[in-house]
RNA sequence: UCGGGAAUGGUCUAAUGGCAGGACGUCGGGUUCUGGCCCCGUUAGUCUAGGUUCGAAUCCUAGUUCCCGAA
Numbered sequence: 001u002c003g004g005g006a007a008u009g010g011u012c013u014a015a016u017g018g019c020a021g022g023a024c025g026u027c028g029g030g031u032u033c034u035g036g037c038c039c040c041g042u043u044a045g046u047c048u049a050g051g052u053u054c055g056a057a058u059c060c061u062a063g064u065u066c067c068c069g070a071a
Base pairs, nucleotide, nucleotide: 001070002069003068004067005066006065007064010024011023012022013021018054025043027041028040029039030038047063048062049061050060051059
């Protein structure tokens, strides 16, 4: 320099253009003599900026970071 891929709560991981879901975790409560297990509730997310669309995590453009390959 060129090509390909990835980015979703604190962590991991889903979502055929149509309500962003699950698990773990945090916090609160129940249960317990106490703690753990278990149960209920709560919290928190689409990398950034534009565009297309009635509607974008998803499609398009540009950018940022990371990974892989070629030279």